Predicted 3D model of a 93-nucleotide RNA (SAM riboswitch aptamer (S box leader)) from uncultured Caproiciproducens sp.
The coordinates come from a structure-prediction model, not an experiment, and the mean pLDDT is 79.
RNAcentral holds the sequence, with entries from MGnify.
RNA sequence: CUUAUCAAGAGUGACGGAGGGAACAGGCCCUAUGAUGUCCGGCAACCUACAAAGCGUAAGGUGCCAAUUCCUGCGGUAAAGCCGAAAGAUGAG
Numbered sequence: 001c002u003u004a005u006c007a008a009g010a011g012u013g014a015c016g017g018a019g020g021g022a023a024c025a026g027g028c029c030c031u032a033u034g035a036u037g038u039c040c041g042g043c044a045a046c047c048u049a050c051a052a053a054g055c056g057u058a059a060g061g062u063g064c065c066a067a068u069u070c071c072u073g074c075g076g077u078a079a080a081g082c083c084g085a086a087a088g089a090u091g092a093g
Stems, first nucleotide, its partner, number of pairs: 001093006011040001013039003019030003024073004041065003045062003048058003069087001074084004
């Protein structure tokens, strides 16, 4: 850069000890009933293997495990809604 997906799924564990939810802004929220992180555990989106009419099975590679990608920020619409874009994330190339 191209392309697909982003409304599903995933912990009463251990360590550790203060912030965290991508960045900026505004909200809203999580957090000492212990966050972020690491380990273990788990999930099963893409690849892969198996199976194959189809639903699937495995968990090897990557990924993921509060809230829609937490919501808004740009455009359309009467709209708090809905649709789309942008940005971002992840896979494959």
NCBI's taxonomy places the organism under Bacteria, Bacillota, Clostridia, Eubacteriales, Caproiciproducens.
Of the family's consensus pairs, 97% are formed in the model.